[in-house]
RNA sequence: UGAUAGAGGCGCGGAGUUCAUCAGUACCGCGGACAAAAGGCUGAACCGCCGUCCGUGGGAAAGGGAGAUCCGCCGAAGAGCGUCCGUCCGGUUCGGGAUUUGCGCUCUGGGACGGUGCAGAAAAUGCGCCGUACUGUCACCUUUGGUGGAGCGCUAUCAU
Numbered sequence: 001u002g003a004u005a006g007a008g009g010c011g012c013g014g015a016g017u018u019c020a021u022c023a024g025u026a027c028c029g030c031g032g033a034c035a036a037a038a039g040g041c042u043g044a045a046c047c048g049c050c051g052u053c054c055g056u057g058g059g060a061a062a063g064g065g066a067g068a069u070c071c072g073c074c075g076a077a078g079a080g081c082g083u084c085c086g087u088c089c090g091g092u093u094c095g096g097g098a099u100u101u102g103c104g105c106u107c108u109g110g111g112a113c114g115g116u117g118c119a120g121a122a123a124a125u126g127c128g129c130c131g132u133a134c135u136g137u138c139a140c141c142u143u144u145g146g147u148g149g150a151g152c153g154c155u156a157u158c159a160u
Stems, first nucleotide, its partner, number of pairs: 001159006009074001011073005017067003027058008039050003042095006077108007086099004109135002112132008137149005
């Protein structure tokens, strides 16, 4: 220098399934009262489309979440920025926004708790930032412990 194999622990991610929530919501049927305009559907133009509320009878789903099981793993994975194709936001044009995969760059060793911001129906949960102690690893030291660094790290084996 290269290859292979490993370790951290409420460890990381994925899949389908069950359950709760979403929600008595959206939506549909029936009855009634208003409206015919205002307003709305991502900004503008043109076009197209859409009513509001009360009672009553029915009544979801997706995303997100939890358990166990299975699968792949230890930059596991996550986040930010940029970018190509694609898809979506009623149609067209010019803008704008959202989003899957891929690619490029940057940051984060790990989980927990607290605060805070964003997302979310949510008090669930996820992610970012800050703080607290804990933990694994290496280096150094005044070594029953202390200080500091970062995973492009660390340990073991093999080869050169």